[in-house]
RNA sequence: CCUGACAAAGGCAAACCGUUCGAGAGGACGGCACGCAAAACCACGGGUCCGUGAGUCGGUCGAUCGCAUUGUUUGCGUUCGGCUUGACUUCAGGAAAGCCGAGUUGCCGUGG
Numbered sequence: 001c002c003u004g005a006c007a008a009a010g011g012c013a014a015a016c017c018g019u020u021c022g023a024g025a026g027g028a029c030g031g032c033a034c035g036c037a038a039a040a041c042c043a044c045g046g047g048u049c050c051g052u053g054a055g056u057c058g059g060u061c062g063a064u065c066g067c068a069u070u071g072u073u074u075g076c077g078u079u080c081g082g083c084u085u086g087a088c089u090u091c092a093g094g095a096a097a098g099c100c101g102a103g104u105u106g107c108c109g110u111g112g
Base pairs, nucleotide, nucleotide: 001112002111003109004108011036012035016031017030018029019028020027021026034098040104041103044101045100046099048095049094050093053090054089055088056087057086058084059083060082061081062080063079065077066076067075068074
């Protein structure tokens, strides 16, 4: 420097559950044990998630005008406005390192 033995020592701890913090994504602590040889550190790139503002589309309500229809009316469309628990795009902000890569550091041991 490469490497990870059906070995040894030691380490970490998903989902779920409990308490707690947060608007949320999620975080902290405890239990447990799916996994992990960097499941140690780091949000730099990609992706994911939350969410503020804006825009487009959709939904819905009201007004408006046109056409068709009708006894009262009803339907379709135009334009304008309100609301929106929906979808997408974009922007400030945030989350996650156990999604992939970049960077940094490192325990033990076999073999070369």
Notes:
A computed fold for a 112-nucleotide RNA from Rhodopirellula europaea 6C, annotated as c-di-GMP-I-GGC riboswitch aptamer. Rfam family: c-di-GMP-I-GGC riboswitch aptamer. Its family is annotated with cyclic-di-GMP binding in the Gene Ontology. The prediction has a mean pLDDT of 81. The organism belongs to Rhodopirellula europaea, within Bacteria.